Predicted 3D model of a 351-nucleotide part of an RNA (small-subunit ribosomal RNA, central domain) from an uncultured prokaryote. It matches the Rfam family "Bacterial small subunit ribosomal RNA". Gene Ontology terms of the family: structural constituent of ribosome and ribosome.

Context: one part of a larger RNA
RNA sequence: UUGGGCGUAAAGAGCAUGUAGGCGGUCUGUCAAGUCUGAUGUGAAAGCCCGGGGCUCAACCCCGGAAGUGCAUUGGAAACUGGCAGAACUUGAAUCCUGGAGGGGCAAGUGGAAUUCCCAGUGUAGGGGUGAAAUCCGUAGAUAUUGGGAGGAACACCGGUGGCGAAGGCGACUUGCUGGACAGUGAUUGACGCUGAGAUGCGAAAGCGUGGGUAGCAAACAGGAUUAGAUACCCUGGUAGUCCACGCCGUAAACGAUGAAUACUAGUUGUCUCGGGUAUCGACCCCUGAGGUGACGAAGCUAACGCGUUAAGUAUUCCGCCUGGGGAGUACGGCCGCAAGGCUAAAACUC
Numbered sequence: 001u002u003g004g005g006c007g008u009a010a011a012g013a014g015c016a017u018g019u020a021g022g023c024g025g026u027c028u029g030u031c032a033a034g035u036c037u038g039a040u041g042u043g044a045a046a047g048c049c050c051g052g053g054g055c056u057c058a059a060c061c062c063c064g065g066a067a068g069u070g071c072a073u074u075g076g077a078a079a080c081u082g083g084c085a086g087a088a089c090u091u092g093a094a095u096c097c098u099g100g101a102g103g104g105g106c107a108a109g110u111g112g113a114a115u116u117c118c119c120a121g122u123g124u125a126g127g128g129g130u131g132a133a134a135u136c137c138g139u140a141g142a143u144a145u146u147g148g149g150a151g152g153a154a155c156a157c158c159g160g161u162g163g164c165g166a167a168g169g170c171g172a173c174u175u176g177c178u179g180g181a182c183a184g185u186g187a188u189u190g191a192c193g194c195u196g197a198g199a200u201g202c203g204a205a206a207g208c209g210u211g212g213g214u215a216g217c218a219a220a221c222a223g224g225a226u227u228a229g230a231u232a233c234c235c236u237g238g239u240a241g242u243c244c245a246c247g248c249c250g251u252a253a254a255c256g257a258u259g260a261a262u263a264c265u266a267g268u269u270g271u272c273u274c275g276g277g278u279a280u281c282g283a284c285c286c287c288u289g290a291g292g293u294g295a296c297g298a299a300g301c302u303a304a305c306g307c308g309u310u311a312a313g314u315a316u317u318c319c320g321c322c323u324g325g326g327g328a329g330u331a332c333g334g335c336c337g338c339a340a341g342g343c344u345a346a347a348a349c350u351c
Stems, first nucleotide, its partner, number of pairs: 003323004007305002012319001014202004021195003025089002027086005033081002035077008049065006092192001093189004097184003104178007111155001116150007126137002163170002207248006216242002221237004259318006267296011300307002324351003333344004
């Protein structure tokens, strides 16, 4: 390489947009590149294979034939693939209209609870902390309690295998700007589609740069305990950081450890959003359509566990990835980064 694979054994890129490329709905006509078929030429000899013959046989040798799956030229076929044409079609895709749902995103403003600190009042000897203590705070008046003020961060209840988003993720309230999905009825365009190497963008936390901010929490650090020791677990403190603006970083068990798209293949049950029927004063109830999100399960699949119309079933298209363990996601080189480091990615050797 072929093959076989990728939920858990090695293996789905963190996610999206999209270039090249690959693949692609229905109808008619046409061309004949692919495809199929015929002919001609060529496909050296030897060898292989078949038939016959010569060395006493065989190996070996000689003669004839076939084959040589290929290539070129040329004649035809037109179902399929492909090219071209059509004011062709509408079911794929998209647009318009109406409607409701939503922590989708960005910005500005506002609010209450709580912690801490400050000021003042009451008040007196403790408080705090733990398995038990101590460090620590407190007669310079703490803890507790009442009133007032400051500031930062996060939004209890609602809250839910509930919602939204491509993923990361998103939760107080109000306003403004803005993206997407869904349902319904018709209308419009007429294959405009799917995937997507490179590329580009987004991308938790931590970390980095500059400037701010800092209530609580808290790496590092200090002290107190514990212990044989205790560079820990526990306690008292506490700086980066956590927060904001702008710019980097580009990684995670970035997980459903399950790439995207389309079609098909029993059901039962919960829930969210929209619609139809029935019902009613109305919300319910009952039947039913679409789109999400859960549980259980036919067939089937699976090494098993399990998956099972949200497939890991049955198929097709395209991309990514794997190929014994260690060495190693390392070295070297290259690209990116301020750095930390990231991406790409071996071998010797060894079992």